A computed fold for a 511-nucleotide part of an RNA from an uncultured bacterium, annotated as small-subunit ribosomal RNA, 5' domain. It matches the Rfam family "Bacterial small subunit ribosomal RNA". Rfam links the family to the GO terms structural constituent of ribosome and ribosome. Its mean pLDDT, the model's own confidence on a scale to 100, is 83.
[in-house]
Context: one part of a larger RNA
RNA sequence: AUGAACGUUGGCGGCGUGCCUGAGAUAUACAAGUCGAGCGGUCCGACGUUACGUCGGACAGCGGCGGACGGCUGAGUAACACGUAGGAACCUACCCCGUUGUGGACCAUAGCUCGCCGAAAGGCGGGGUAAUAGUCCAUAGUAUCCGACUUUUUAGUUGGAUUAAAGGGCGUAACUGCUCGCAACGGGAUGGGCCUGCGGCUUAUCAGGUAGUUGGUAGGGUAACGGCCUACCAAGCCAAUGACGAGUAGCUGGCCUUGAAUGGGUGGUCAGCCAGAGGGGCACUGAGACACGGGCCCCACUCCUACGGGAGGCAGCAAUCAGGAAUCGUCGGCAAUGGGCGAAAGCCUGACCGCGCGACGCCGCGUGCGGGAAGAAGCUUUUUGAAGUGUAAACCGCUGUGGCAGGGGAGGAAGUCCCGACUUAAGUCGGGAUUGACAGUACCCUGCUAGAAAGGGGCCGCUAACUGCGUGCCAGAAGCGUCGGUAAUACGUGGGCCCCAAACGUUAUCC
Numbered sequence: 001a002u003g004a005a006c007g008u009u010g011g012c013g014g015c016g017u018g019c020c021u022g023a024g025a026u027a028u029a030c031a032a033g034u035c036g037a038g039c040g041g042u043c044c045g046a047c048g049u050u051a052c053g054u055c056g057g058a059c060a061g062c063g064g065c066g067g068a069c070g071g072c073u074g075a076g077u078a079a080c081a082c083g084u085a086g087g088a089a090c091c092u093a094c095c096c097c098g099u100u101g102u103g104g105a106c107c108a109u110a111g112c113u114c115g116c117c118g119a120a121a122g123g124c125g126g127g128g129u130a131a132u133a134g135u136c137c138a139u140a141g142u143a144u145c146c147g148a149c150u151u152u153u154u155a156g157u158u159g160g161a162u163u164a165a166a167g168g169g170c171g172u173a174a175c176u177g178c179u180c181g182c183a184a185c186g187g188g189a190u191g192g193g194c195c196u197g198c199g200g201c202u203u204a205u206c207a208g209g210u211a212g213u214u215g216g217u218a219g220g221g222u223a224a225c226g227g228c229c230u231a232c233c234a235a236g237c238c239a240a241u242g243a244c245g246a247g248u249a250g251c252u253g254g255c256c257u258u259g260a261a262u263g264g265g266u267g268g269u270c271a272g273c274c275a276g277a278g279g280g281g282c283a284c285u286g287a288g289a290c291a292c293g294g295g296c297c298c299c300a301c302u303c304c305u306a307c308g309g310g311a312g313g314c315a316g317c318a319a320u321c322a323g324g325a326a327u328c329g330u331c332g333g334c335a336a337u338g339g340g341c342g343a344a345a346g347c348c349u350g351a352c353c354g355c356g357c358g359a360c361g362c363c364g365c366g367u368g369c370g371g372g373a374a375g376a377a378g379c380u381u382u383u384u385g386a387a388g389u390g391u392a393a394a395c396c397g398c399u400g401u402g403g404c405a406g407g408g409g410a411g412g413a414a415g416u417c418c419c420g421a422c423u424u425a426a427g428u429c430g431g432g433a434u435u436g437a438c439a440g441u442a443c444c445c446u447g448c449u450a451g452a453a454a455g456g457g458g459c460c461g462c463u464a465a466c467u468g469c470g471u472g473c474c475a476g477a478a479g480c481g482u483c484g485g486u487a488a489u490a491c492g493u494g495g496g497c498c499c500c501a502a503a504c505g506u507u508a509u510c511c
Stems, first nucleotide, its partner, number of pairs: 001509002004507005011365006017358002019323001024321003028318001030316001033065003038062002041059007072276003082199006090192002095188008103137004112127006143162008167180004201247003208238003213235008250273004254266004278299005301312004329355001331354003337351001338349004368398004378389004402449007412438001415434008455500005460481003466495005476483002
């Protein structure tokens, strides 16, 4: 010094922190949705000039964006995994800037309806419908291919072929218009992929290792370089400056320690990176995954079943069992911060903010304060004179941290909505309404009350603190030296004393 545990003890508060073991298994609930201002529709309500006409609300489906973030864990990994410094052959949804465009045509399908199969999970067939879903044409640039020219031959110029788009809302009598989108190109920002130098464990009782191995050519593949992959050719490549193997291990900022170091130890909380999601493998979609709460296959396990077949994955938040010396509530709220979707209102958010439990840690406070006898009682010792406990108590006075009762009562709130004015690009100003889980909490005031609140270890030396009795190498103590065999300051116990104190010791580990 500690993510500690154990023993004894235990008044309060603040801030932190809490499965280090079985990456063991999990009942239950919740943890990722959202958009009707993309689309057809269904249901409900109101109005109604009965036109499925207007308005409002809810909903499954198609479609879009998000589910690649956030959260958890440390199994694996000795590796370009991490740290640091560089590099060139790359991608980047949403966001920002600039330029240009947004023309025309068309086919389906879910929902719905009808029928059928199945215990269920689910599935099949007929009919018909929509789109910011899908297809085709046009045009531009871009990119690719083919050709020509220039030879700044990986480049530039030019001809041909192929290669885009989507609409919605407000407003208007209607257009113009405003706004959110859509497509292409160029740039930015952000995020990421790749390569390299250097750096950081143990072991030689591991000395040789290697066939896609090392290099080349050609091709494939990728966003991109590359044996990344394939064919052919060559025989290389690594290694005592430790290859290969084995063991152990996530790495770092940091943290602990030290007078200090480029030292030693460690990597929990927090932050960055990496890796994993029951074990193993695989791809699909997508800007991004080889995807914790998406998919497929195999294995192990659990559950449902009408035995034909199906369902599942807490290393998310709680919680349960197990393992263990050992580690918490099946809590509240989206008020704040942040995130997703949405034009917005808003919805979702076990991220987060809070409350709870544990002296697990640190810090702070209290358990009273002043007076009070040459000094009660009790207890202990005694040379029997007395001494110690000891101003300690009693008793007198005081205070109110705290406690109890009563009253007041925050900050955390920025925003959001409505109306008006100005301005129109966003917006600015004024008025009104409204938003707090924590919590009637913190804090403040008043009244009452010394009332609830001290222990643990030690006293031979190291090492602060000594005596009586018991025991008699016994019982026992012990970190080391050691102590105990009849006066033991060392064992047990009484009194006294010392140290620390809501803690004190012990154990474990590091310096």